[in-house]
Context: one part of a larger RNA
């Protein structure tokens, strides 16, 4: 990594809510007992809980109470529905869906690694050095010094064993969870080293490296508290219908967690309250203007005061200076307003909608990191895919066209099908469905198909205004002068280096000179006139389209391309294409609604038929109070059956046959009134129960129709399929059972059937129940390969 099994909201109690059930002013047992073969079945135990009356701190009153002075107001109460099983939701409390810490505490095991200490042992080729001391010799007055001996000292010195672990390659799934080669350090010492034995985790030992305490030590391992906690992170397993969010507030040692509100969703109530327009009635101070107020600025003007200059005892005079106040003119302002919209929001009346509008009470959530458009604003640099607020839309939880290509743009919200059609946004010459479509203008820059200050005889169009057949403007021909070389400066200055004036004269015109020239003049030349020619020629303003400014890094690469001069722009026009939009035909589902049938409850009406009670009226039989009788047991049966017989009745010593009825202390048995009761019939009531019916209601189902709707994240709701086993019922299987493979079937899905083969012994089918019930993920676990 794949396969296969494994594998996550459970289970107790308590509460609370909802179905459903039993009982119901009541309900219901708890330990425990009892009885049973067991059972979801039975009998007891009434102790306890809820509930049935509150209110008040209490005394204590009560459908009332409390505050109070109060018979006032106000607070809480009252006009009955409750309770216990069973389920499904939620909660606390527990491991509480499930894995996961790093930690914390408790007993213990560990010093055979290693750290340091104590006892007791071994180890250290070989070679240099050559301390103190001794001796001698010389030296001296000694002591010192010097020299030669000798001697053998040292954390000396060179270097094996042996200890270490400085540098490099190698190794890096290795030889090796630290080594190997080559080299290096100590190498008689604080050395090395073996044995034995000390010190233990809140500790030890430590020439401190926070190092070592058995291959991971800022606190050892091993069990245990233990399923510690985890506001975190992943995971969380079958369908198929409905309805559908939120990223907000307010509080939080709170910001990636919490609670309450918000918005979602179910039930249960209300019944137009909701929306949307229209008119009306309102509230306000924003755009937007605007300078009355606060400011805040510009210019002009008038004038206080002030700075400068002249002048001076004081004082006054002046100013191309700055300015208050005021007067004009012309402006700004979130925190100015003399004004003042449009939408908004409140309330009315009307009308139109009838949508999964609205309001309320319970049940259940989920959200609290939002995202980008537009438009109103803040902060920021009128940056940012940039923050932070309002209004709205879309993602977010939205497919589908279209914008090549794209969560937030633009169109438009997919329940299924269809080889039916119409349209949006957007196209409509290929690519690529559909116009090389009409009219009419414009661009030439391939602008279209990035870009700005700026800047230019690019071109269309509107505008004013200037000159022109009394000939413009363009060329071309001729002139373009005298005073004068103005004056002044200059070496020089003569239209043309600089000041200063800038006249005048002849002229068709000609500047005390436009510009190039020269040292200076000279020369060229314009301005201005004259002719030739022959019709338009100059400034400006506005405006449409275009050019220039324009430089990047993977390849033309800034139209998707190809190509286009339309196939670009602009305007108006008829077509067409084009979507899961609409609309056709067919089918599903869910809601309302209508109608029919069914079935349930309940109500009230009739009908049968039995019971039961009571009236009336008529009849009958019975026999009750009473009375008599009388055993203690007894009566019939019966002095029977049975026995030979005395005896003698439900017992026997047992066995077989046969019998084995009936009655009473409620008086056997015998007599025997009146009423009433019973019964019968006959009439007309009441009242149970049971059939059946009819009619209203409400509720459920199911058919028909008729509307109306069905994207969907977290989430609310309902409805189903499996799987294992339990209980009732009917079944299946060696004429092959579960499981395997497989095939073109059924079903809206989960899933289900059937046939073949295989494969051999069990197994599925209704109705109910229970739960170790669904897998693809969790660096999941386990096993196979």
């Nucleotide at each position: 990594g794949c396969c296969u099994g494994c594998g996550a909201g459970u289970u107790a109690a308590u509460c609370u809510u909802u179905g459903u059930c039993g009982c119901g002013a009541g309900g219901u047992u708890a330990a425990g007992g009892g009885a049973g073969a067991g059972a979801c079945a039975c009998c007891c135990g009434g102790a306890g809980c809820c509930g049935a009356a509150g209110c008040g701190a209490a005394a204590g009153c009560g459908a009332g109470u409390c505050u109070u002075a109060a018979u006032a107001g106000g607070g809480c109460g009252c006009g009955u529905a409750g309770u216990g099983g069973c389920a499904g939701g939620g909660a606390u409390u527990a491991g509480a869906c499930a894995c996961g810490a790093a930690a914390c505490c408790g007993a213990g095991u560990g010093a055979g690694c290693u750290a340091c200490c104590c006892a007791u042992g071994g180890c250290c080729a070989g070679g240099g050095u050559g301390a103190a001391g001794c001796g001698g010799g010389u030296c001296u007055a000694a002591c010192c010094g010097c020299c030669c001996g000798u001697g053998g000292a040292g954390g000396c010195c060179c270097g094996a064993a042996c200890c270490c672990a400085c540098u490099a390659a190698u190794g890096u799934u290795g030889c090796a969870a630290a080594a190997u080669u080559a080299g290096g350090g100590g190498a008689u010492g604080a050395g090395c080293u073996g044995u034995g034995g000390g010190u233990a985790g809140a500790g030890g030992u430590g020439a401190u490296a926070u190092g070592c305490c058995a291959a991971a030590c800022g606190a050892a391992c091993u069990c245990g508290g233990a399923g510690a906690u985890a506001g975190c992170u992943u995971g969380u397993u079958c369908u198929c219908c409905c309805c559908g969010a939120a990223a907000u507030a307010g509080c939080u040692u709170u910001a990636g967690g919490g609670c309450u509100a918000g918005c979602g969703u179910c039930a249960u109530g209300u019944g137009g309250u909701g929306a949307g327009u229209a008119c009306c009635g309102g509230a306000g101070g924003u755009a937007g203007a605007g300078c009355a107020c606060u400011g805040g600025a510009u210019g002009a003007g008038c004038u206080a005061g002030g700075g400068g200059g002249c002048u001076u005892a004081c004082a006054g005079c002046u100013u191309a200076c700055c300015a208050a106040a005021c007067u004009c003119a012309a402006c700004c302002a979130a925190a100015c307003u003399c004004c003042g919209a449009a939408u908004g929001c409140c309330g009315g009346u009307a009308c139109u909608u009838a949508g999964g509008a609205g309001c309320a009470u319970g049940g259940c959530a989920g959200u609290c990191g939002g995202a980008c458009u537009a438009c109103g604003g803040g902060a920021g640099a009128u940056g940012a895919g940039u923050u932070u607020c309002g209004u709205a839309g879309u993602c977010g939880a939205a497919a589908g066209g279209g914008a090549a290509a794209g969560a937030g743009c633009c169109c438009a919200g997919a329940c299924c099908a269809u080889c039916a059609g119409c349209u949006a946004a957007g196209g409509u010459c290929c690519u690529u469905a559909a116009g090389u479509c009409c009219a009419g203008g414009c661009u030439a820059a391939g602008u279209g198909g990035g870009a700005a200050a700026c800047g230019a005889u690019g071109u269309g169009g509107g505008a004013u205004u200037a000159c022109u057949g009394a000939g413009a403007c363009a060329a071309c021909c001729a002139g373009g002068a005298g005073g004068u070389u103005g004056g002044c400066u200059u070496a020089g200055a003569a239209g043309c280096a600089g000041c200063c004036a800038c006249c005048c004269u002849u002229u068709a015109a000609a500047g005390a000179g436009u510009g190039c020239g020269u040292a200076a003049c000279a020369g060229c030349u314009c301005a201005c006139u004259g002719g030739u020619c022959a019709a338009g020629u100059g400034a400006u303003c506005c405006u449409g389209c275009g050019c220039g400014g324009a430089a990047a890094a993977u390849u033309u690469a800034a139209c998707g391309g190809g190509g286009c001069u339309a196939a670009g722009c602009c305007u108006g026009g008829c077509g067409c294409c084009g979507a899961a939009g609409c609309c056709a035909u067919g089918g599903g589902a869910g809601g309302u609604u209508a109608g029919u049938c069914u079935g349930a409850u309940a109500a009230u009406c009739g009908u049968g038929u039995a019971g039961u009670u009571g009236u009336g009226u008529a009849g009958u039989a019975g026999g009750u109070a009473g009375u008599c009788g009388g055993a203690u047991a007894g009566u019939c049966a019966a002095g029977u059956a049975c026995u030979a017989g005395a005896g003698g009745a439900u017992a026997g010593a047992g066995a077989c046959a046969a019998a084995a009825g009936a009655c009473u202390a409620a008086g056997a048995g015998a007599c025997a009134a009146a009423g009433g009761a019973a019964c019968u019939a006959c009439a007309g009531g009441a009242c149970u129960a049971c059939a059946g019916g009819a009619u209203u209601a409400u509720c459920a189902g199911a058919c028909u129709g008729a509307u109306c709707u069905c994207g969907g994240u977290a989430g609310g709701g309902g409805a189903g399929c499996g799987u294992u086993c339990u209980g009732c019922c009917a079944g299946c299987g060696g004429u092959g059972a579960a499981g395997g493979u497989u095939g073109a079937c059924c079903g809206a899905g989960a899933g289900g059937a059937c046939g073949a083969c295989u494969g051999g012994a069990g197994c599925g089918g209704g109705c109910a129940g229970a739960a170790g019930u669904g897998a693809g993920a969790a660096u999941g676990c386990a096993g196979g390969c």

The prediction has a mean pLDDT of 80. Large-subunit ribosomal RNA, domain II from a marine sediment metagenome, 785 nucleotides, folded computationally. Its Rfam family is "Bacterial large subunit ribosomal RNA". Its family is annotated with ribosome and structural constituent of ribosome in the Gene Ontology.